[in-house]
RNA sequence: GCUUCCGUAGCUCAGUUGGCAAGAGUACCGCACUCGUAAUGCGGGGGUCCCGGGUUCGACUCCCGGCGGAAGCU
Numbered sequence: 001g002c003u004u005c006c007g008u009a010g011c012u013c014a015g016u017u018g019g020c021a022a023g024a025g026u027a028c029c030g031c032a033c034u035c036g037u038a039a040u041g042c043g044g045g046g047g048u049c050c051c052g053g054g055u056u057c058g059a060c061u062c063c064c065g066g067c068g069g070a071a072g073c074u
Stems, first nucleotide, its partner, number of pairs: 001073007010026004019057001028044005050066005
């Protein structure tokens, strides 16, 4: 330098024939339980879906560019 893949909650990820006001686990907070912890149960908060454009009535999703990461080739 070229090719492919990836970027969504603090962390690990799901969500893609474009359409609900975007989800799970874990972590965190509160409550219950306990003599008190842990565990367990219930509830809750938390997101500019990497950034900027484009297409569209409508974009996490499609297209273009950029940034970052991984693998392969030279």